[in-house]
Molecule: SAM riboswitch aptamer (S box leader)
RNA sequence: GCCUUAUCGAGAGCGGCGGAGGGAACAGGCCCUGCGAAGCCCGGCAACCUAUACGGAUAACCGUGAAAAGGUGCUACAUCCUGCGGAGAUUUCUCCGAAAGAUGAGGA
Numbered sequence: 001g002c003c004u005u006a007u008c009g010a011g012a013g014c015g016g017c018g019g020a021g022g023g024a025a026c027a028g029g030c031c032c033u034g035c036g037a038a039g040c041c042c043g044g045c046a047a048c049c050u051a052u053a054c055g056g057a058u059a060a061c062c063g064u065g066a067a068a069a070g071g072u073g074c075u076a077c078a079u080c081c082u083g084c085g086g087a088g089a090u091u092u093c094u095c096c097g098a099a100a101g102a103u104g105a106g107g108a
Base pairs, nucleotide, nucleotide: 002107003106004105005104006103007102008101013042015041016040017039021032022031023030026083027082028081029080043075044074045073048071049070052065053064054063055062056061079100084097085096086095087094088093
């Protein structure tokens, strides 16, 4: 990199280093940023995996709760909007879905 599957709600710093970019990629928009971007460290959040309690199932496993040691992840707003399809409204707006993407777990 590919395939399957779950989620994309909420939450999390007035810290240190760092110095100009950042919000995934392309295009258009919208926004953040020298009152300090990315990145790194520390802190924190969460509870996907894992260790655990109860209930259900013959079982693989499923549901609910608690915890936060370990493996990941995350830590502006929000998968930021549009791009493809559909519905409603009717002048560019609302809604639904797809695609694409992110993260976890599993697989060839």